RNA sequence: GCAUCGGUAGUUCAACGGAAGAAUACUCGCUUCCCAAGCGAGUGAUUCGGGUUCGAUUCCCGGCCGAUGCA
Repeated sequence: GCAUCGGUAGUUCAACGGAAGAAUACUCGCUUCCCAAGCGAGUGAUUCGGGUUCGAUUCCCGGCCGAUGCA
């Protein structure tokens, strides 16, 4: 340099074009003599810029970052 794949809560991962969910973490409460564990509630995210579309995490193009292969 070229090709392919990926980028989503603090972290690890989901998500038919109808708008994002789980686990864990964090906060609060219940429970306990206290801690841990358990239970309940809450907070928190789509890498960036364009395009298509009534509507984009999703489809298309480009940039950035990462992985793999080839040279």
Transfer RNA from Centruroides sculpturatus, 71 nucleotides, folded computationally. RNAcentral holds the sequence, with entries from Ensembl Metazoa. The coordinates come from a structure-prediction model, not an experiment, and the mean pLDDT is 82. Its Rfam family is "tRNA". The family's RNA type in Rfam is transfer RNA. Lineage of the source: Eukaryota > Arthropoda > Chelicerata > Buthidae > Centruroides.